A computed fold for a 75-nucleotide RNA from Microbacterium sediminis, annotated as transfer RNA. It matches the Rfam family "tRNA". It is annotated as a transfer RNA. The same sequence occurs in records of 3 taxa. The coordinates come from a structure-prediction model, not an experiment, and the mean pLDDT is 81. Taxonomically the source falls in Microbacterium (Bacteria, Bacillati, Actinomycetota, Actinomycetes).
[in-house]
């Protein structure tokens, strides 16, 4: 050069068939436990918006188009 996958909260991550408030887990934060810390229970919470920027639709994480990262494959 070309192609294929991927980017979602501080970490992982489902969500891909446009249509409720964008799950879930770990951390983090208050508590109970215990002398104490681990582990364990329990409560209450994080994206004002999905890598940037367009574009199409009443509506877009989701489809189009351009880029920019990372992984792979071919040359």
């Nucleotide at each position: 050069g070309g192609g294929g996958c991927g980017g979602u909260a501080g970490c992982c991550a489902a969500g891909a068939u446009g249509g409720u408030c964008a799950a879930g887990g770990c951390a983090g934060c208050g508590a109970g436990c215990u002398c104490a810390u681990a582990a364990c229970u329990c409560g209450a919470c994080g994206a004002u918006c999905c890598g940037c920027g367009g574009g199409u639709u009443c509506a877009a994480g989701u489809c189009c188009c351009g880029c920019c990262c990372g992984c792979c494959c071919c040359a």